[in-house]
Context: one part of a larger RNA
RNA sequence: UGACGGGGGCCCGCACAAGCGGUGGAGUAUGUGGUUUAAUUCGAUGCAACGCGAAGAACCUUACCUGGUCUUGACAUCCUAUGACAGCCUCAGAGAUGAGGUGUUCUCUUCGGAGACAUGGAGACAGGUGCUGCAUGGCUGUCGUCAGCUCGUGUUGUGAAAUGUUCGGUUAAGUCCGGCAACGAGCGCAACCCCUGUCCUUAGUUACCAUCAUUAAGUUGGGGACUCUAGGGAGACUGCCGGUGUCAAACCGGAGGAAGGCGGGGAUGACGUCAAGUCCUCAUGGCCCUUACGACCAGGGCUACACACGUACUACAAUGGCAAAAACAAACAGACGCAAGACCGAAAGGUGUAGCAAAUCUGUAAAACAUUGUCUCAGUCCGGAUUGGAGUCUGCAACUCGACUCCAUGAAGUUGGAAUCGCUAGUAAUCGAAGAUCAGCACGCUUCGGUGAAUACGUUCCCGGGCCUUGUACA
Numbered sequence: 001u002g003a004c005g006g007g008g009g010c011c012c013g014c015a016c017a018a019g020c021g022g023u024g025g026a027g028u029a030u031g032u033g034g035u036u037u038a039a040u041u042c043g044a045u046g047c048a049a050c051g052c053g054a055a056g057a058a059c060c061u062u063a064c065c066u067g068g069u070c071u072u073g074a075c076a077u078c079c080u081a082u083g084a085c086a087g088c089c090u091c092a093g094a095g096a097u098g099a100g101g102u103g104u105u106c107u108c109u110u111c112g113g114a115g116a117c118a119u120g121g122a123g124a125c126a127g128g129u130g131c132u133g134c135a136u137g138g139c140u141g142u143c144g145u146c147a148g149c150u151c152g153u154g155u156u157g158u159g160a161a162a163u164g165u166u167c168g169g170u171u172a173a174g175u176c177c178g179g180c181a182a183c184g185a186g187c188g189c190a191a192c193c194c195c196u197g198u199c200c201u202u203a204g205u206u207a208c209c210a211u212c213a214u215u216a217a218g219u220u221g222g223g224g225a226c227u228c229u230a231g232g233g234a235g236a237c238u239g240c241c242g243g244u245g246u247c248a249a250a251c252c253g254g255a256g257g258a259a260g261g262c263g264g265g266g267a268u269g270a271c272g273u274c275a276a277g278u279c280c281u282c283a284u285g286g287c288c289c290u291u292a293c294g295a296c297c298a299g300g301g302c303u304a305c306a307c308a309c310g311u312a313c314u315a316c317a318a319u320g321g322c323a324a325a326a327a328c329a330a331a332c333a334g335a336c337g338c339a340a341g342a343c344c345g346a347a348a349g350g351u352g353u354a355g356c357a358a359a360u361c362u363g364u365a366a367a368a369c370a371u372u373g374u375c376u377c378a379g380u381c382c383g384g385a386u387u388g389g390a391g392u393c394u395g396c397a398a399c400u401c402g403a404c405u406c407c408a409u410g411a412a413g414u415u416g417g418a419a420u421c422g423c424u425a426g427u428a429a430u431c432g433a434a435g436a437u438c439a440g441c442a443c444g445c446u447u448c449g450g451u452g453a454a455u456a457c458g459u460u461c462c463c464g465g466g467c468c469u470u471g472u473a474c475a
Stems, first nucleotide, its partner, number of pairs: 001475002003472003007469007015459002019423005026314008034305002042053002064300007073125001077124002079121005087102006106115003127289002130287003136283002138278003141274001143272001148187006154163003167178003193266004198234007208223002212221002237260001240254005316416001320375005332363003337356002342351003382413001387408007429451007
C1' cells in the first nucleotide's frame, strides 16, 4: 500500500420490511445430472451452467454409432497428358459407387498459344468440430451503469509511499460548493444520439372527413380544418416566487405549464477482478492423425428411463366453465410470398382465383371486457393427461421421431412441507397479437398493444456494494 475481520462510523440498492403474484405438491413441455446404450456427439457447472451455444436434431443439419466404400482425396494452388465436360437411358447395389449405351468435341486467338471446365498420372500438399481457452487474438459474462480508476508538476517522507482523491455540506453521481500544500489534467459520471409525452410549421397520398353534394360503404366529387404520417422547429433551465442553508452548492414548498427539478424508456459498461467462458463461429502458436483422428454413403443415435434437480405451460374452478350474439388495439410480415370473397367439408383442411413488391391488397378473428342464458359446489358441464379409432397438411420419406382435426376414453389434481423467486406504476398481475428461425414443427425467445392494482412506518436485522477509520503472526 492492499486484502481480510462473526471491528467501528456514514451511505445506497426490491437488500430487508410493507404489499401483490408465484416456485417448491399434480400432469405435461423443455434443459441438466445420473443410469442405460453400438452410439445416446461436444461444450456450459454457485451467484454469473441447467427453454444455455441451438433464431427451430424425421433425411440433411451431425460433429456420435454400426455397416458398405475412397486414398493427391469432398475442398485449394502448382506440373503433365488427354479433350470436351455435362445431360439422358438401361442394369447391379441400401446407397455411395460400378458396368454398358446414347450424346458429343468449349471460348478467345497475332494460329505460336492462352483461358475455363472435366478426366487420368506423379508429388509438393490438402484435410482434421483431433488435444491444449493454463500458450493466444478476437468476442462475451460478472462485480456494475457501482462511482470509482489514474497521471503530470509541486510538496512531505531515508524509503515503500503519501498528498491531490482526506475534511464540512450536497448530489443519482470523485455531482457541485466551501475549506485545505497543493495546482491542474485524463478515463469514467452527466450532456451530445434514438424512442416516447405537448405545441407550432411544411407537405397532403395509399391516410383523414368539419362544412357541401353523393353512396350499401370516405364509396365518389370535393376539402386541407381535424386525426395521422414524417421532415423542420419550439419547449424544462431550479428560469420565477417564498422558506431553509455559510452571502455557497443545494434542499423544501408554490405559481405557471402537456411535462418540474435526471419527465419516462433505450443505446452507451472506466482502471481492473474471476489463469471466469469460448481452440465446436472465426483466427492462431505448439502437439498429434495422414489407405486415417481425413472423405463419401445407407441405416441408427442425439428423442433411451428406476430416479434427482432447474425453468416454464395447464390446472385444481363460480372474480369460474359452457353457449349465443355485439365492441375496441398496436406492432410486424408478405413474390420460391401473403392470399380476400365464393364453393365443398362437422373440423383440420380442400377447390379456386380477385387483389397486393403493399399507409392502397392480404395475413387480421384481437382476446380478456361488457350483455343474455345455463350450470349450483360435485372430482362436477372443473381439469385435461393417457389410450383406442378415423382423418388433414408439409415433405423423396412422418416406424423409430412432426404438427393439427374429429369421435371415444377422462388420469393426477380440492391451492401445495422445509425452503425460495419476481416486482415500486402504466410497474406487478392478467389478456390476446406479431416476428425471427422455418418445407413442416414453439408451452421457448424477441417484440407489440388491451385491462390494470396493492404497498413502502422505516434502516434494527439478512444479502451485495461505496467512502472514512481501526486491528492483523496475511501478500